[in-house]
RNA sequence: GAACGAAAAGGCAAACCUCCCGUGAGGGGGGGACGCAAAGCUACGGGACUCAUGGAGUUCGCCGGGCCGCCGAUU
Numbered sequence: 001g002a003a004c005g006a007a008a009a010g011g012c013a014a015a016c017c018u019c020c021c022g023u024g025a026g027g028g029g030g031g032g033a034c035g036c037a038a039a040g041c042u043a044c045g046g047g048a049c050u051c052a053u054g055g056a057g058u059u060c061g062c063c064g065g066g067c068c069g070c071c072g073a074u075u
Base pairs, nucleotide, nucleotide: 002075003074004072005071011036012035016031017030018029019028020027021026034061040067041066042065044064045063046062047059048058049057050056051055
């Protein structure tokens, strides 16, 4: 440096409840944990979804790509 994901520390937080924003998909705060080794960031490709529908949106906790990163049993 690369692979890999045992352990420990630390981290994130689905469903659900609640308040706010949005026509909606959905987003944000608080509570809460099903899970996660990138469940960190990014709509770049595909998928899915929404609408005042033919061009605007949503989703990176659907898959892939790009960028960055903690720990160290193991190779």